[in-house]
RNA sequence: UCGAUAUAGCUCAGUGGGAAGAGCAACAGACUCAGGUUCUGUGGGUCGCGGGUUCGAAUCCCGCUGUCGAAA
Numbered sequence: 001u002c003g004a005u006a007u008a009g010c011u012c013a014g015u016g017g018g019a020a021g022a023g024c025a026a027c028a029g030a031c032u033c034a035g036g037u038u039c040u041g042u043g044g045g046u047c048g049c050g051g052g053u054u055c056g057a058a059u060c061c062c063g064c065u066g067u068c069g070a071a072a
Stems, first nucleotide, its partner, number of pairs: 001070006009024004018055001026042005048064005
């Protein structure tokens, strides 16, 4: 310098713009003498940060930061 990537505690979906989900984990309940398994439910997110465009942005544009890779 160029490219990719950043979304829940973890691993990741979601980019023809209409406002955020899954699995695991955590918690509660059922079950059990208890634990585990199983079932049901609940909570948890300023979508890396700051701006812009738009009626409306995780998604489009600009800048910055972290990580990974390539070239030198």
Predicted 3D model of a 72-nucleotide RNA (transfer RNA) from an Acidobacteriaceae bacterium. Its Rfam family is "tRNA". About the family: Transfer RNA (tRNA) molecules are approximately 80 nucleotides in length. NCBI's taxonomy places the organism under Bacteria, Acidobacteriota, Terriglobia, Terriglobales, Acidobacteriaceae.